Predicted 3D model of a 96-nucleotide RNA (c-di-GMP-I riboswitch aptamer) from Thiobacillus sp.
Lineage of the source: Bacteria > Pseudomonadati > Betaproteobacteria > Nitrosomonadales > Thiobacillus.
RNA sequence: AACUGAUCAGAGCAAACCCGUCGUGAGGCGGGGACGCAAAGCCACCGGUCUUGCAAGUCCAGUUAAAGCAGUGUGCAAGAUAGCGGGGUUGCCGGU
Numbered sequence: 001a002a003c004u005g006a007u008c009a010g011a012g013c014a015a016a017c018c019c020g021u022c023g024u025g026a027g028g029c030g031g032g033g034a035c036g037c038a039a040a041g042c043c044a045c046c047g048g049u050c051u052u053g054c055a056a057g058u059c060c061a062g063u064u065a066a067a068g069c070a071g072u073g074u075g076c077a078a079g080a081u082a083g084c085g086g087g088g089u090u091g092c093c094g095g096u
Stems, first nucleotide, its partner, number of pairs: 002096004012037002017032006035083001041089003045086003048081008057072002062069002
């Protein structure tokens, strides 16, 4: 330096859920808590998923006297997710 995580040491992080708090929301943060994690450190660049707003559609079933509402996917915009995958970047210990 490259590859690697079967084995070692010392540490680290913390899903669900609960409480508080911020946000319209997806979610964030703090405390408790541990399902897991060798990058579950950091970065929204690519794809995915999710949220909100707007637009023009659609409308089987629901609702309406009707327009329409609600639903639904699509487009655009703004966001969330790094514990969905890829990519970038930094790094502990061991092995080869």